[in-house]
RNA sequence: GAUAAGGGCAAACCCGACCGUAAGGCGGGGACGCAAAGCCACGGGUCUGAUCGAAAGAUCUGACAGCCGGGCUACCGAA
Numbered sequence: 001g002a003u004a005a006g007g008g009c010a011a012a013c014c015c016g017a018c019c020g021u022a023a024g025g026c027g028g029g030g031a032c033g034c035a036a037a038g039c040c041a042c043g044g045g046u047c048u049g050a051u052c053g054a055a056a057g058a059u060c061u062g063a064c065a066g067c068c069g070g071g072c073u074a075c076c077g078a079a
Base pairs, nucleotide, nucleotide: 001076008034009033013029014028015027016026018025019024032066038072039071040070042069043068044067045064046063047062049060050059051058052057
């Protein structure tokens, strides 16, 4: 970060005699999109579950990297 080249990933949705209380994850199909939509839960945020509380909310637990920030790594090479 290009009307370049080779490619890559995969939203919603569907299927699963898969995992999980759940959020969600995993496998297959499928492409909305993405120049890091590769990896990391460090900060913020959102979501799930539990406890306390009249409520507001607090604490604990797990998830989300395609919510934002941050860290690490990476193909190509025009302006």
Molecule: c-di-GMP-I riboswitch aptamer
Organism: soil metagenome